Molecule: small-subunit ribosomal RNA
Organism: uncultured Phycisphaerales bacterium
RNA sequence: AGAGUUUGAUCCUGGCUCACAGUGAACGCUGGCGGCGUGGCUAAGGCAUGCAAGUCGCGCGGGUGUAGCAAUACACCAGCGGCGGAAGGGUGAGUAAUGGAUAGCUAACGUACCUCGAUCUGGAGCAUAGCCAGCCGAAAGGUUGGGUAAUUCUUCAUAACGUCGCGAUGGGGCAUCCUGUUGCGACCAAAGAUGGGGACCGCAAGGCCUAUCGGUUCGAGAGCGGGCUAUCUUCUAUCAGCUAGUUGGUAGGGUAACGGCCUACCAAGGCUAUGACGGAUAGCUGGUCUGAGAGGACGACCAGCCACAUUGGCACUGAGACACUGGCCAGACUCCUACGGGGGGCUGCAGCAACGAAUCUUCCCCAAUGGGCGAAAGCCUGAGGGAGCGACGCCGCGUGGAGGACGAAGUUCUUCGGAAUGUAAACUCCUGUUAGGGUUACGAAAGCAAUGCGCCAUAACAUGGCGCAAAGUUGAUCUAGCCCAGAGAAAGGGACGGCUAACUCUGUGCCAGCAGCCGCGGUAAUACAGAGGUCCCAAGCGUUACUGAGAAUCACUGGGUUUAAAGGGUGCGUAGGUGGUCCGUUAAGUUCGUUGUGAAAUCCCUUGGCUCAACCAAGGAACUGCUUCGAAUACUGGCGGACUUGAGGCCGGUAUGGGUCACUGGAACAGACGGUGGAGCGGUGAAAUGCGUAGAUAUCGUCUGGAACGCCGGUGGUGAAGACGGGUGACUGGGCCGGUUCUGACACUGAGGCACGAAAGCGUGGGGAGCGAACGGGAUUAGAUACCCCGGUAGUCCACGCCCUAAACGAUGCAGACUAGAUUGCAGCGGGUUCUACCCCGUUGCGGUCGGAGAAAAAUUGUUAAGUCUGCCACCUGGGAAGUACGGUCGCAAGGCUAAAACUCAAAGGAAUUGACGGGGGCUCACACAAGCGGUGGAGCAUGUGGCUCAAUUCGAAGCAACGCGAAGAACCUUAUCCUGGACUUGACAUGGUGGAAGUAGGAAAUCGAAAGACGUACGACCGGUAUCCAAUCCGGAACCAUCACAGGUGCUGCAUGGCUGUCGUCAGCUCGUGCUGUGAAGUGUCGGGUUAAGUCCCAUAACGAGCGAAACCCUUAUCGUUAGUUGCUAACAGGUUAAGCUGAGCACUCUAACGAGACUGCCGGUGUUAAACCGGAGGAAGGUGGGGAUGACGUCAAGUCCUCAUGGCCUUUAUGUCCAGGGCUGCACACGUGCUACAAUGCCGAUGACAAACCGAAGCAAGACCGUAAGGUGGAGCAAAUCGGAGAAAAAUCGGCCCAGUUCAGAUUGAGGGCUGCAACUCGCCCUCAUGAAGUUGGAAUCGCUAGUAAUCGCGGAUCAGCUAUGCCGCGGUGAAUGUGUUCCUGAGCCUUGUACACACCGCCCGUCAAGUCAUGGAAGCUGGUAAUGCCUGAAACGCCCACAAGGCGCUACGGCAGGACCGGUGACUGGGACUAAGUCGUAACAAGGUAGCCGUAGGGGAACCUGCGGCUG
Repeated sequence: AGAGUUUGAUCCUGGCUCACAGUGAACGCUGGCGGCGUGGCUAAGGCAUGCAAGUCGCGCGGGUGUAGCAAUACACCAGCGGCGGAAGGGUGAGUAAUGGAUAGCUAACGUACCUCGAUCUGGAGCAUAGCCAGCCGAAAGGUUGGGUAAUUCUUCAUAACGUCGCGAUGGGGCAUCCUGUUGCGACCAAAGAUGGGGACCGCAAGGCCUAUCGGUUCGAGAGCGGGCUAUCUUCUAUCAGCUAGUUGGUAGGGUAACGGCCUACCAAGGCUAUGACGGAUAGCUGGUCUGAGAGGACGACCAGCCACAUUGGCACUGAGACACUGGCCAGACUCCUACGGGGGGCUGCAGCAACGAAUCUUCCCCAAUGGGCGAAAGCCUGAGGGAGCGACGCCGCGUGGAGGACGAAGUUCUUCGGAAUGUAAACUCCUGUUAGGGUUACGAAAGCAAUGCGCCAUAACAUGGCGCAAAGUUGAUCUAGCCCAGAGAAAGGGACGGCUAACUCUGUGCCAGCAGCCGCGGUAAUACAGAGGUCCCAAGCGUUACUGAGAAUCACUGGGUUUAAAGGGUGCGUAGGUGGUCCGUUAAGUUCGUUGUGAAAUCCCUUGGCUCAACCAAGGAACUGCUUCGAAUACUGGCGGACUUGAGGCCGGUAUGGGUCACUGGAACAGACGGUGGAGCGGUGAAAUGCGUAGAUAUCGUCUGGAACGCCGGUGGUGAAGACGGGUGACUGGGCCGGUUCUGACACUGAGGCACGAAAGCGUGGGGAGCGAACGGGAUUAGAUACCCCGGUAGUCCACGCCCUAAACGAUGCAGACUAGAUUGCAGCGGGUUCUACCCCGUUGCGGUCGGAGAAAAAUUGUUAAGUCUGCCACCUGGGAAGUACGGUCGCAAGGCUAAAACUCAAAGGAAUUGACGGGGGCUCACACAAGCGGUGGAGCAUGUGGCUCAAUUCGAAGCAACGCGAAGAACCUUAUCCUGGACUUGACAUGGUGGAAGUAGGAAAUCGAAAGACGUACGACCGGUAUCCAAUCCGGAACCAUCACAGGUGCUGCAUGGCUGUCGUCAGCUCGUGCUGUGAAGUGUCGGGUUAAGUCCCAUAACGAGCGAAACCCUUAUCGUUAGUUGCUAACAGGUUAAGCUGAGCACUCUAACGAGACUGCCGGUGUUAAACCGGAGGAAGGUGGGGAUGACGUCAAGUCCUCAUGGCCUUUAUGUCCAGGGCUGCACACGUGCUACAAUGCCGAUGACAAACCGAAGCAAGACCGUAAGGUGGAGCAAAUCGGAGAAAAAUCGGCCCAGUUCAGAUUGAGGGCUGCAACUCGCCCUCAUGAAGUUGGAAUCGCUAGUAAUCGCGGAUCAGCUAUGCCGCGGUGAAUGUGUUCCUGAGCCUUGUACACACCGCCCGUCAAGUCAUGGAAGCUGGUAAUGCCUGAAACGCCCACAAGGCGCUACGGCAGGACCGGUGACUGGGACUAAGUCGUAACAAGGUAGCCGUAGGGGAACCUGCGGCUG
């Protein structure tokens, strides 16, 4: 210090989330030791039990016990009395000020105990408890009588330096006053106890004296308190008015004291927007946590203050209380009870149940510190000191140390080689903290104190006090050192997708689960679960909750408001805030110094003490604050004076749809009447409703009516905004310009307030031509509550009164100052020139455009700022819920203004970018359309698909881009576990390891069998080496057997893949380097102007170049040349045949097949930019790519293919493998695609030596010849082919027939007979002959191909192949058109541009009703709880009054009751909307011109989104 998350990507805005620190914590897993801290945050709900406040016999009378014969001594005790129980301890309910903090004041006060100084301590008396006796009561307790003491009580005396009153006088102060001195008068006091003791007195006790401790009065002090003031002290205005003791006065009362504190009377005040009153919440502070700080949050422990003590009220006592362990009364609760009546108060320490996520021992001790009492010893002390429990926190220590392998085992991973765990372990050598056992000892201790000494007091001793020494004596609890043994007893938790350090395997398969955010999981999950490994912490680690930070995300430091959330619709103006120039004064703010204070602790610094640390202690600093006094005077403020530039006035001009009222005009429209006229008009995309022969529309004339004002008219004018437009008049507002005029800061802004405020709407009364919500009708449509049409009511208009909202917009508050320009319009003024038509220059105001710097996320803005600054106001703080609910207020209503929360999401949003898309635009192209020709769709058949069927009808392909497709050929085979059945199991095929063996493996024959296979006689096994040869042996190899690894799979996943292919598309595109522009995504280049088939080329140009595509290179075809002439050819010569290049010969021609030439916009003319190019022409076989082919950029479709092949993973292994037989893939109510043949005369049939190209042939093509009607057969010359063969081309042509018919068309179907192939034609082949002779007479909606050697038509060949289902596919040639020269439309495509809410990209996105589920919430008849008041009733105790007292009465008041309201909750049949939820219903509103542009306000209507009217906005 930042990071993740909105997008395809970017920048911004903005929220959410994380990393950090903390805690009185809790939960999960785990847990060795110690120190120091800390521990009921919830029920201020209830409490069993014990303890927490007593003490004094040296105040008093007495009682009991012990010892003693007793005197007496000692101990203990109830009571009277004194002091203390107002402290200490607990808690935070209440309390928003009667509190707290800070600074002051008290001249308005108190003070027991303590200290100091003074003073006195004389006398008298009455009681009462205890006790005794009696009585009542269960008890608690009470009562009557008797008698008794005091440091109890009463009274008298004394009486000032006390108090009060009346005077005198000094000083001081702040109004009341304070203080000193002094005179007179009045008034007020006391208590003794103990010890000791000479003289004196007394019977004694004692008096008396003395010491100590007390007592009284006064003064002073210290400490502690009471009271007052100022400032500060949470949220809420959906709390705006509150207040009758209220505010003040007078008098009185009361208090320690001021005061409405209380009472009576008088006055009518007091508080409040600087927030009264009300509501909610809360103890406050020092401080704590966090933070760079400013701040924010908190107020446990420790410390100061306050408040409270079961709830409420009240007083008494006392120095002090309205009293935690006192009293009285009332209430709730609880206990005892003999039912009559009594007792109690843990928010003290422990402890209990309850509550709760959650918080300890019914421990030890007064040894220390402190407190109460006491003369003291001492007693009491759950204050306190300690221990216990809890990892609750902080701190420290340990769980061992050193060595030890190219590295054991196990485990995990693996590319199978290895790697990791890992020096880790084992093993060797050591150490000994802590825990364990033993032993020794200090400290926390200071005191108290017999006794002794010294000093003081005294007349003196004693005694007492003080100091010193000191025998003796006091420990709840904690701790240290040494020794022994032994690595022995001691490690876990979380994480590992990014943020965020750390990765693999297996399992799972949108399941189980994870998750702080983003998000993981649908068969290869580093995200789930397990394992291995790794990372981070460590006696802890994680999680949850909460706080701060990060968050500049409330912005003082330190934010914003054109479009992201945010400028009020506009003005006038109050309070407030702010305010021009100069001078003087003051010193409030401000600055400096200073005084006091800011408790201690804490934090910080420096030291010190526990072995260190935590912890503790000392000193310092700090405590940023308040306060006293003094100084300064620049600035701000106050006061005074002056000024003119801000502001305003005055005078003179000037422009104007500024406003109000009245009058008035023409055009158009509608209506009425009349004339002409005669069939339609009107309306639309097309129609219809409607009007019209009762005369419309059209046209002419006259009259009536209402509304709006054409041209001028203009990013022109005016106004604060809304808004304002015919003309004239009246009244009236504001602006601007000019002026050597006046005033003298009079100003700016403006919370509340007031006024104005389009349209719609409301009320009353008018008016009503046109238009026109609603409504009616006609269309459109699936529907059409709409868009379109015909009508039409409110309304629109006027007057008066309301409403008060708009996209009321420049989405830009008002005012002022400053900061480049250019240009233009309007309204003035001045100057120049000409002497006035213009033009030029300057200046002021207003309205626009462009643009620089700057600003901005960008778009943009830019002297009319969104720049740089100042002042003031308003507003914003994620989206939704919602501008909604509730409350308040305004309104006749509609509704307006003000304005939340629960809940829910991780986004919502702005600008710009690249794409994609548009029923947006422009340009361009394509058999895309148009123009044509021929088809398909109808028929029959063939073929493929779907469906159905079946034991099986194997599988794949699915819009174009599946469907004569994979399949260039299913009878068996093919063939696929598709079906039925039969067999085999290391296998039909490959490699390797180990072992084995001879009459073995194998295997004719034979047997079984459908075959496969099983069994098995005869027969019967190789090569190489040792080794030169032979044999045996041995070894190795092949084959074989057994066994183990494995083979095998057309099994799954084409959504795990490679490769290949289809498609857009042979469309012209797709990119890169460097540079430049932009914050960036990106752009530029690649755009623009031309041109092209083309991103083809040219020009221009912040681009310059380059690449993949296009083109070219390649093949073929068209022309020519050269070379070469056999199997090809035959002109000339010769021979020869019925004929024929048949032969000799030739290579000229054709042809063949190799190499070349040729075409390049090269030439000419025109157009064009002197370009590229286009148009025309010449020449040429060919002309602008000559025709055709191959060639397919970046990419798209998770396109197709795991069944061509390859391949990851999964599955299978006597089977999903392999072999075999038979069947199926050919199955047929039906539907679709692709074809063939036809429907006929441009035809069909018959006859007749017309003319091709390409291709094939040895398990082949096969001639001639013969047989057969034919298919074919017999036979086999020739040919591995320019030689022989297939091979007859057909259409055409010529001749003849048919004569428009279901035919001499068409040929399906069927019967019979044959042929061929093949092991085999039943399922299920092809061909031939004869016979049979179906549908069909040109095909609905719709749809396909084709632009020239093309369509159409005609035949020929080939692959596959035994044969064939081929009408298919791939080729070949023959004959050979028509039309178009265009781009409006349909389809598709390219480029540029535009809009976008799309980016899975329009097959997109998305709205609302309805239906279902869940959740929170509003209303609601009511029901119910609480809070604070008001009025009335009742009225305890205490207190006050009446009262001598008592009794009784009266007054105040708590509690209680009644009543009507207010406020805050809970619940509530029903009901309203809201949010959320993979695949519900209806539509299609919005985003593109979203198919009617959208949106805002308002009104009406409608299942719903919405529609329509009126006005407004451009987003």